[in-house]
RNA sequence: UCAUGAAAAAGGCAAAUCCGGUGAAAGCCGGGGACGCAAAGCUACAGGGGCUAACGUGCACAUCCGUGCACUAUGCCAGCCAGUUACCAAA
Numbered sequence: 001u002c003a004u005g006a007a008a009a010a011g012g013c014a015a016a017u018c019c020g021g022u023g024a025a026a027g028c029c030g031g032g033g034a035c036g037c038a039a040a041g042c043u044a045c046a047g048g049g050g051c052u053a054a055c056g057u058g059c060a061c062a063u064c065c066g067u068g069c070a071c072u073a074u075g076c077c078a079g080c081c082a083g084u085u086a087c088c089a090a091a
Stems, first nucleotide, its partner, number of pairs: 004089002012037002017032006035079001041084003047081002049077003056071006
C1' cells in the first nucleotide's frame, strides 16, 4: 500500500415506533427510542435501482366549480447495489 474483519480500545451512527415541525406526497428536520451497522461517514441531472405525483399532458364522468384514472421529476431515497474518503487490528 492492497485485500480482509477475529479479539480488544477510543468512540460513532440509529430501524420500527411515539411526540413536535415542515411538505401536495414521498420524504426531511428536532426530541425520545434501539432493530441493527466496520463505513448505517460523504456523493442523488450527467452509474444502476427504488419512492412520490403538486404542476403539466391524455382519457372518462360532470358539462359552472370540479371528480376519478393513466403517464410524467422539475421533488426525494446512500439503512438496495455502486462511487469515494476514513478509525482500529490478528490470521
A computed fold for a 91-nucleotide RNA from Paenibacillus sp. yr247, annotated as c-di-GMP-I riboswitch aptamer. Lineage of the source: Bacteria > Bacillati > Bacilli > Caryophanales > Paenibacillus.